Overview: RNAcentral holds the full RNA, with entries from ENA. Large-subunit ribosomal RNA, domain IV from a Candidatus Micrarchaeaceae archaeon, 318 nucleotides, folded computationally. Its mean pLDDT, the model's own confidence on a scale to 100, is 85. It matches the Rfam family "Archaeal large subunit ribosomal RNA". Taxonomically the source falls in Candidatus Micrarchaeaceae (Archaea, Nanobdellati, Microcaldota, Candidatus Micrarchaeia).
Context: one part of a larger RNA
RNA sequence: ACCAGGUUAGGGAAUUCGGCAAGUUGGUGGCGUUUGUUCUCUAGAAGCCAUGCCUGUGCCUGGCUAGGUACAGGUUGCAAUGACUAGGGGGGAGCGACUGUUUACCAAAAACACAACUCACCGCAAAGCCGUAAGGCCUAGUACGGUGGGUGACGCCUGCUCACCGCUAGUACGCGAAACUCCUUUCCAAGGGAGCGAAGCGCUAGCAAAGAGCGGGAGUAACCCUGACUCUCUUUAGGUAGCGUAAUACCUUGUCGCUUAAUGGGCGACCUGCAUGAAUGGCGUAACGACUCCCCCACUGUCCCAACCUGGUGCCUG
Numbered sequence: 001a002c003c004a005g006g007u008u009a010g011g012g013a014a015u016u017c018g019g020c021a022a023g024u025u026g027g028u029g030g031c032g033u034u035u036g037u038u039c040u041c042u043a044g045a046a047g048c049c050a051u052g053c054c055u056g057u058g059c060c061u062g063g064c065u066a067g068g069u070a071c072a073g074g075u076u077g078c079a080a081u082g083a084c085u086a087g088g089g090g091g092g093a094g095c096g097a098c099u100g101u102u103u104a105c106c107a108a109a110a111a112c113a114c115a116a117c118u119c120a121c122c123g124c125a126a127a128g129c130c131g132u133a134a135g136g137c138c139u140a141g142u143a144c145g146g147u148g149g150g151u152g153a154c155g156c157c158u159g160c161u162c163a164c165c166g167c168u169a170g171u172a173c174g175c176g177a178a179a180c181u182c183c184u185u186u187c188c189a190a191g192g193g194a195g196c197g198a199a200g201c202g203c204u205a206g207c208a209a210a211g212a213g214c215g216g217g218a219g220u221a222a223c224c225c226u227g228a229c230u231c232u233c234u235u236u237a238g239g240u241a242g243c244g245u246a247a248u249a250c251c252u253u254g255u256c257g258c259u260u261a262a263u264g265g266g267c268g269a270c271c272u273g274c275a276u277g278a279a280u281g282g283c284g285u286a287a288c289g290a291c292u293c294c295c296c297c298a299c300u301g302u303c304c305c306a307a308c309c310u311g312g313u314g315c316c317u318g
Base pairs, nucleotide, nucleotide: 001313002312003311004310005309006308007307008306010304011303014302019299027051028050029049030048031047036041038153052075053074054073055072056071057070058069059068060067061066076080088297089296090295091294092293093292094291095289096288100112101111116151117150118149119148120147121146122145128137129136130135154284155283156282157281159214160213161212164211166207167206168205169204170203173202174201175200180195181194182193183192184191215233216232217231218230219229242276243273254270255269256268257267258266259265
C1' cells in the first nucleotide's frame, strides 16, 4: 500500500450520474391502520406498547408426570426475540395488467409470453407443415375444431379514406401462349393469316383489427386580441375522441404554479403537436415489479476528514 472484517466525537447525503456501498428495521403477542380499489386487496400499511426469571391461581388440551393460555404478586440487569436467527418505511410519476420467459459466459428489461379481443384460411382424401417418394406431424382430432397473422387483463372506446399496394368476388366486352380448326405463298415443308381462347391483365364492385394515408391560402365579432362564421385552391380522404414540451417537442432550461436557501430535476397545468393519435391500438386503471425517474422520514465513515483495531497479501531489513 492493497484485500477482508470492525469501532468512531460533532455533523447527517454536504458524497455521487445515482444513498452505490454500508447502516437502520427485524421474531412473537396486543392495540391500531389513511387513501385507493376490479371489494380480493392495498396491509406486516403507518404507528404505539409488551417480551427474561421466580411464586401462586383459574381455564383449555379425554386423563396426565406434559403442553397452551390468562390473571395476581415478586425479582435482576444499561439491555430479556439479551447471542444466533430476523422486513427500513412513506409519498408522487413513467412503462408493462398480473404469476411467468429471455441474451449458458457483460443486458432480466419497458423486450418475449400470457389469458382476452380480432382477421384470414380450412368440410377432412381439408387447410398448414416435413419429405424426391413411400410415408409422417397436426390427429387416433373434425369448425364450441385446427392452422396462420395482429393486438395484448379489465374499463371507456377504436373516427375518415379503396386514389396507390394487396386480397376477395364478378365480368356483356377488350387484350391474352402453345395446341387445335380453317385459309394460304404453283405441290410438300418451314413460314404467313384467320378462328377458337385458359390463367392473368383491363373493366366493375367489395374489403383498412389488410400494406398504407389522413392539406393549403385569404377575410371576418362595437378597444385590442382571437376567429364560432365566410370565400378560395386542392385531395382518395384531409387527423375525429382522447392525450400532449411526452420513453414522441427541434426551438427548449417553452410559459405558469408547486417543491428547494438555490432545481438545466420532478410533479400539476397550458397547447404555437419541428415530427401525437386510435388493435404498428388511443386514453385511463386497483393489484403486481431484483424495471426507470423524483421527493420525504429514519439511518448511517458516502462525505466534512480522517483515525484506530483484527486477520491476510505484498514490500523492506536481519